A computed fold for a 73-nucleotide RNA from Desulfobaculum xiamenense, annotated as transfer RNA. Taxonomically the source falls in Desulfobaculum (Bacteria, Desulfovibrionia, Desulfovibrionales, Desulfovibrionaceae). Model confidence (mean pLDDT): 80 of 100. Its Rfam family is "tRNA". About the family: Transfer RNA (tRNA) molecules are approximately 80 nucleotides in length. By type it is a transfer RNA. Rfam links the family to the GO term triplet codon-amino acid adaptor activity. The RNAcentral record of the sequence draws on Rfam.

RNA sequence: GGGCCAAUAGCUCAGUUGGUAGAGCUCCCGGCUCAUAACCGGUUGGUCGUAGGUUCGAGUCCUACUUGGCCCA
Repeated sequence: GGGCCAAUAGCUCAGUUGGUAGAGCUCCCGGCUCAUAACCGGUUGGUCGUAGGUUCGAGUCCUACUUGGCCCA
């Protein structure tokens, strides 16, 4: 220098053909227990990496950039 992949909740990750974003764990509250852990129930939590574009509508499609990883030279 060239190519490819990833970026979504505090963490690990889903998200279908573009139609208004979810799970598990954690935290918090409650139950159980003499108490703690485990277990059970409930709750909170996101401008979907950044900036634009397309569209009635973008996590999803297009472009540039940033960060990380892999490959080629």